Transfer RNA from Alloprevotella sp., 73 nucleotides, folded computationally.
NCBI's taxonomy places the organism under Bacteria, Bacteroidota, Bacteroidia, Bacteroidales, Alloprevotella.
The coordinates come from a structure-prediction model, not an experiment, and the mean pLDDT is 82.
């Protein structure tokens, strides 16, 4: 230098024809218990790496770019 993969909640990850962004763990409050733990209910938490484009509508399609990993030279 070229090619491929990944980037989504605090963490690990889903999101399958483009149509209101989700799960588990964690966190907070409450219930249960004499207390803790376990269990249950509810809730908070996201400009989907960044910048553009297409589209009525983009996590998803197109272009550029950043970081990490792998391969080639």
């Nucleotide at each position: 230098g070229c090619g491929g993969c990944a980037a989504u909640a605090g963490c690990u990850c889903a999101g399958u024809u483009g149509g209101u962004a989700g799960a588990g763990c964690g966190c907070a409050a409450c219930c249960u218990u004499g207390c803790c733990a376990a269990g249950g209910u509810u809730g908070a938490g996201g400009u989907c790496g960044c910048g553009g484009g297409u589209c009525c509508g983009a996590g998803c399609c197109c272009c550029g770019u950043u970081u990490g990993c792998c391969g080639c030279u």
Background: Rfam family: tRNA. Rfam classes the family as a transfer RNA.